[in-house]
RNA sequence: AGAGUUUGAUCCUGGCUCAGGAUGAACGCUAGCGGCAGGCUUAACACAUGCAAGUCGAGGGGCAGCGCGGGUAGCAAUACCUGGCGGCGACCGGCGGAAGGGUGCGUAACACGUGAGCAACUUGCCCGUCACAGGGGGAUAAGCGCUGGAAACGGUGUCUAAUAUCCCAUAACAUAUUGUAUCGCAUGGUAUGAUAUUGAAAACUCUGGUGGUGACGGAUGGGCUCGCGGGGCAUUAGGUAGACGGCGGGGUAACGGCCCACCGUGCCGACGAUGUCUAGGGGUUCUGAGAGGAAGAUCCCCCACACUGGGACUGAGACACGGCCCAGACUCCUACGGGAGGCAGCAGUGAGGAAUAUUGGACAAUGGGGGCAACCCUGAUCCAGCCAUGCCGCGUGCGGGACUAAGGCCCUAUGGGUCGUAAACCGCUUUUGUUGGGGAGCAAUAAGGUGUACGUGUACACCGAUGAGAGUACCUGGCGAAUAAGCAUCGGCUAACUCCGUGCCAGCAGCCGCGGUAAUACGGAGGAUGCGAGCGUUAUCCGGAUUUAUUGGGUUUAAAGGGUGCGCAGGCGGAUUGGUAAGUCAGUGGUGAAAUACCCGCGCUCAACGUGGGCCGUGCCAUUGAUACUGCUGGUCUGGAGUACUGUUGCCGUGGGAGGAAUGGGUAGUGUAGCGGUGAAAUGCAUAGAUAUUACCCAGAACACCGAUUGCGAAGGCAUCUCACGAAGCAGUUACUGACGCUGAGGCACGAAAGCGUGGGGAUCGAACAGGAUUAGAUACCCUGGUAGUCCACGCAGUAAACGAUGAUGGCUAACCGUCGGCGAUAGACAGCCGGUGGCCAAGCGAAAGCGAUAAGCCAUCCACCUGGGGAGUACGACCGCAAGGUUGAAACUCAAAGGAAUUGACGGGGGCCCGCACAAGCGGAGGAACAUGUGGUUUAAUUCGAUGAUACGCGAGGAACCUUACCCGGGCUCGAACGGCUGGUGAACGACCCAGAGAUGGGGAGGCCCUUCGGGGCGCCAGUCGAGGUGCUGCAUGGUUGUCGUCAGCUCGUGCCGUGAGGUGUCGGCUCAAGUGCCAUAACGAGCGCAACCCUUGCCGUCAGUUACCAGCACGUAGAGGUGGGGACUCUGGCGGGACUGCCACCGCAAGGUGAGAGGAAGGGGGGGAUGACGUCAAAUCAGCACGGCCCUUACGUCCGGGGCGACACACGUGUUACAAUGGUGGGUACAGAGGGGAGCCAUACAGUGAUGUAGAGCAGAUCUCAAAAACCCAUCUCAGUUCGGAUCGGAGUCUGCAACCCGACUCCGUGAAGCUGGAUUCGCUAGUAAUCGCGCAUCAGCCAUGGCGCGGUGAAUACGUUCCCGGGCCUUGUACACACCGCCCGUCAAGCCAUGAAAGCCGGGGGCGCCUGAAGUCCGUGACCGAGAGGAGCGGCCUAGGGUGAAACUGGUAAUUGGGGCUAAGUCGUAACAAGGUAGCCGUACCGGAAGGUGUGGCUGGAACACCUCCUU
Repeated sequence: AGAGUUUGAUCCUGGCUCAGGAUGAACGCUAGCGGCAGGCUUAACACAUGCAAGUCGAGGGGCAGCGCGGGUAGCAAUACCUGGCGGCGACCGGCGGAAGGGUGCGUAACACGUGAGCAACUUGCCCGUCACAGGGGGAUAAGCGCUGGAAACGGUGUCUAAUAUCCCAUAACAUAUUGUAUCGCAUGGUAUGAUAUUGAAAACUCUGGUGGUGACGGAUGGGCUCGCGGGGCAUUAGGUAGACGGCGGGGUAACGGCCCACCGUGCCGACGAUGUCUAGGGGUUCUGAGAGGAAGAUCCCCCACACUGGGACUGAGACACGGCCCAGACUCCUACGGGAGGCAGCAGUGAGGAAUAUUGGACAAUGGGGGCAACCCUGAUCCAGCCAUGCCGCGUGCGGGACUAAGGCCCUAUGGGUCGUAAACCGCUUUUGUUGGGGAGCAAUAAGGUGUACGUGUACACCGAUGAGAGUACCUGGCGAAUAAGCAUCGGCUAACUCCGUGCCAGCAGCCGCGGUAAUACGGAGGAUGCGAGCGUUAUCCGGAUUUAUUGGGUUUAAAGGGUGCGCAGGCGGAUUGGUAAGUCAGUGGUGAAAUACCCGCGCUCAACGUGGGCCGUGCCAUUGAUACUGCUGGUCUGGAGUACUGUUGCCGUGGGAGGAAUGGGUAGUGUAGCGGUGAAAUGCAUAGAUAUUACCCAGAACACCGAUUGCGAAGGCAUCUCACGAAGCAGUUACUGACGCUGAGGCACGAAAGCGUGGGGAUCGAACAGGAUUAGAUACCCUGGUAGUCCACGCAGUAAACGAUGAUGGCUAACCGUCGGCGAUAGACAGCCGGUGGCCAAGCGAAAGCGAUAAGCCAUCCACCUGGGGAGUACGACCGCAAGGUUGAAACUCAAAGGAAUUGACGGGGGCCCGCACAAGCGGAGGAACAUGUGGUUUAAUUCGAUGAUACGCGAGGAACCUUACCCGGGCUCGAACGGCUGGUGAACGACCCAGAGAUGGGGAGGCCCUUCGGGGCGCCAGUCGAGGUGCUGCAUGGUUGUCGUCAGCUCGUGCCGUGAGGUGUCGGCUCAAGUGCCAUAACGAGCGCAACCCUUGCCGUCAGUUACCAGCACGUAGAGGUGGGGACUCUGGCGGGACUGCCACCGCAAGGUGAGAGGAAGGGGGGGAUGACGUCAAAUCAGCACGGCCCUUACGUCCGGGGCGACACACGUGUUACAAUGGUGGGUACAGAGGGGAGCCAUACAGUGAUGUAGAGCAGAUCUCAAAAACCCAUCUCAGUUCGGAUCGGAGUCUGCAACCCGACUCCGUGAAGCUGGAUUCGCUAGUAAUCGCGCAUCAGCCAUGGCGCGGUGAAUACGUUCCCGGGCCUUGUACACACCGCCCGUCAAGCCAUGAAAGCCGGGGGCGCCUGAAGUCCGUGACCGAGAGGAGCGGCCUAGGGUGAAACUGGUAAUUGGGGCUAAGUCGUAACAAGGUAGCCGUACCGGAAGGUGUGGCUGGAACACCUCCUU
């Protein structure tokens, strides 16, 4: 100090989450020791038992119990007597029980903190000073007697003492009256006189002393008052009757409405009264850089409380934790009549709870009470016990030790890595442990003694008993590595990785997110990382979070500027000068307790801990000074603001009057069949005369052109002309006032449209509604009608995308170009000034888009508003409103985002440009029939598997009868059908033939090796063994290969530049091209992969070479024939070259290039064809071609064999073949190819057969032989018909291949002769040697289901105006809420489940206030016939009051039939509202309507696309 998470990526906004620290903690796992600390946070719930406050005999009467002494009796034990002594129960009396200890209920308060004040007070014990203590009296408790009661507790009689109590005396002092002096901020105080009145005391004694009374002073403690400070809610806005004050009185220690009588009507409150909720406060603690935030355990200070509520008594002090009285609840005792009690003291118990300890020891120390003291008491305290609750310290060993063993785990696995020097083993040490021994400090003194000093009862020095903890800490001898390691984590954040299991299961998870067969994320293991006697989890607080922003944030579009103005309070405020000194600054004094924190030391072996000193304590108070700034106050000024005057401007407002066009209507005329409306229609209107047209009249509403980025207004808004009234702005000029200003919470006013009320008006338009269309539907869009409304007056309402989504005011900060008003100047010019209104830009700002003197820049002042999304501008409450509704305005719950701007894509029923057999123009097909073939489906024992929109379907398959074959049935084999290594055996292997069998196989079986150095080797077989084998799964683990977009023109890089960045630029623009082809331009310059070219083939020519090809000339020769000699001319063959490049011409163009029936040329602008396929996309296809990771099978999922199946058949689809005929069929005749194949082959020729074919037989491993052409052409026939078309199907007979044609071959012949007469919607191919049509060849192959595939040639067209439309594609641009990318996203109702919540008849509570009734104890008042000599008291009455009862209302909870919406939830229903022009642009306000999204009306906004036009700016 930051990090993760919104996106395909980016920047920003913004929330959520994490890493840190902390805790009185709890829980899980684990646990060796010690030191120091801490330990009911919940039920202020209830409490058994014990203890926690007593002491003094030196105040007193006394003597119950104990001990001693004495006496009597007794042998004694012992009994009895005896206050004589030690002492002492109970009692009187004194002091203390008001401290200490506990708790945090209440309390929002002078309770606390801080600082002051009391001239308005008190203070026992303690200290100092002064003074005093004389005399007298009467009681009473205990005791004793009697007596009530179960008890608690009494009653009565009688005796008695005091430091108990009363009276008298004296005195300061007090009170009243009065004098003098002096002081103070006021009331007033102080000092000192005089007079009058009243009021004191206590004794005990050890003779040392201790006490007593009054007064003054001190110290300490307390009481009261005030300033300031520290909670939430305004959905709590008004509160208050002793309330506020005065006079008088009462009361108190004292002031005071504290209380009372009378008088006045005040007092508090937006600077938050009152109400309500919550809460002890502080020192401090945690966190934080700090400012802050949170907390208030332990320790210290203050307060409050003591079962709940009330009350007083006593006392120096209490309204009293372990006192009293009363009331209440609860518990206990009881003889039922009455009584007792209060752990929020220490232990302890129950209960509650996630959770918090011993019914311990001691007064040794410290402190407290009493006492002269000894001493007693002290659950305060000091110790111990329990608990890892925290902090701190220590240990669980150290050194050596490797072929790095075994074992575990992992891997690329003959091997390596890791656990790991880790272990074993050797040596060493002994903290801890155990055992033995020693053993503290805490202790100072008390009584007392000795001594010294003096002021004679004090101080000092020395001696002097006493230790709970504890035989503990500590020291030390022995023994022995001996007694001691876990927890969490390992996807990122965040340090740490592999294997196995699991298979969206089980589970994990703080956030993002993991898990659907290769999970570093689940579970286990190995390993690693972190911390370590602990480690994790949970909870809570601060931090990170500048995410409430004082330090230190924002508001155009992310959340956020009020719709606008006026303006009270408030806040802020021009220049100059004087005074003052409140703020401000400085010095000084006081205070800010201690502890804590920090710094420097010191003490426990260190540390934690403890302790000394210092600093700090940011504050408050007082005082002295300063006077710049602010304030206050006085004077002056003119710049801010305003007034006056002159001029001017405008759709500024209000009221009145006037006008024309249009629309609708009325009347009349002309006129006739339609009008109207739409995409097309229909509803509607019209022969009763519409529409159209003419004239006149009427009505209401709105004001064309001008008109504009124009003007005016605070905003809403404002537009014909004119009049009246009113207001405003601006400019100019001097004059005047003299800060009069700015902003503005509440408040008041204004405020579009819709809407409401009353009354008018009603032409147009037009929610609702009706009808017609559209549609799957159409509660819409379109059409025809049409009510409210739209208009006016008055009143209400008070909201809009009321927008510049930009509050108001003032100042400052470059330019340039328009325009409106005024001034200047006057020439029709123009460069100046002021005020408006626009454009584009510097700096600057901004996340960017953008803003940019009209700021979103730089400053100042004031106001308003924001703090994640949803829930929700909702609910409740309040205010306003006639209503609709408005204003104010939450929470539960839920999500990990929601958003802004920009980027790259993709998409659009957006735009522009361009291309393609894409459309169009043509030609021929498919879709109908039959058959072939493939597929789906079905069937089956099996119909093996794969391919599935385009890009599967005559595809893998370029040959399924067996084989193939992977499938099914059945029969066999298990080193296995094949191959390699090793070991052993063997000499064979093999095998004609025979037997069994369906065969595999089994049995028999004549015959039957080589080399040798003699060890053996080769070769083969058998047995064993190590490797097998699998067309089993995963193409979503892969390689390789392939399809497609697409032979489309694209895809990128380096450097530079631009941008915060994603990214852009280059690659855009103009022209051009088949092309990112080229040229020009240019913050780009270059380059790569693609394009093109290079390659093959074809078309022309040349040259070289001619056999098997060719044959012109020469010769031979034939029926004929390059048949032969020969030739090298031609054709041809196949090598090498040439040729085409817009090179030339014309035109267009800057160029690139284009155009031309141009020239030339075989070929012309890429001549035709092929090979060649960029970055990538489709998790496209293939594990069955091959390869390969992982998984699975191993007498089977391997392998062999026989048979079957892959060929099934109601159907559906794709691809084809043949046809439907005359451009044809049939018969006959006659020609012409190319490219290929051929030896188990092609087969001439001849013969046989109708034929398939057979037999005989030459040639040819091929330019030689052979397979070997058809359409065409000629002749003839058929004559429009299911035919002389068509050939399916079926019957019969054959041929050939093959071990074998039944399932299941092809071919031939004869016979049979089906459907079909040109094919619906729709759809395919093709732009020239192409389509169409005709045949030929080849691969595979024994044969063939080939009509398929791949090639070859023959004959040989038509059409293209063109790019609007369909499809696909390219580039640029635009919008986007899409990015799995439109097959996208997404809205609302309904249905289902779950959750929280609002309303609700009611029901059940809670706290508080008020009225009425009743009213204990008790203080006070009155009375007091009774008691008392009296003082006084009992009694009685009264005021007040806790509590109780009752009533009406308010507030606040819980619950509830039912009901409302909301949220969430893999795959429900209905539609399609929004995002693209989202298919009717969307949205806002309002009104109506509708299953729902929503629709429509009206006004508004751009946060709408596109097009056109206009205007403006830049160059």
This is a predicted structure of a 1515-nucleotide RNA (small-subunit ribosomal RNA) from an uncultured bacterium. It matches the Rfam family "Bacterial small subunit ribosomal RNA".